Annotation:
Predicted 3D model of a 74-nucleotide RNA (transfer RNA) from a Candidatus Aeolococcaceae bacterium. It matches the Rfam family "tRNA". By type it is a transfer RNA. The source organism's lineage runs through Bacteria, Bacillati, Candidatus Dormiibacterota, Candidatus Aeolococcales and Candidatus Aeolococcaceae. The RNAcentral record of the sequence draws on ENA.
RNA sequence: GGACGGGUAGCUCAGCCGGUUAGAGCGGCGGACUCAUAAUCCGCUGGUCGCAGGUUCGAAUCCUGCCCCGUCCA
Numbered sequence: 001g002g003a004c005g006g007g008u009a010g011c012u013c014a015g016c017c018g019g020u021u022a023g024a025g026c027g028g029c030g031g032a033c034u035c036a037u038a039a040u041c042c043g044c045u046g047g048u049c050g051c052a053g054g055u056u057c058g059a060a061u062c063c064u065g066c067c068c069c070g071u072c073c074a
Stems, first nucleotide, its partner, number of pairs: 001073007010026004019057001027045006050066005
């Protein structure tokens, strides 16, 4: 230098053939239960969807450029 995959909540990830409100588990906070703790159950909490532009009535999703991580080729 080139090819491909990935970047979404504090963490691990889903969603990515455009439109319902951006979600799950774990975590954190509060409560129930218990003599108490853990476990379990209930509720709450949480995001510039890597960055910038473009297309569109509408973009996490499509297009372009760039940044970062990984694998491979040279």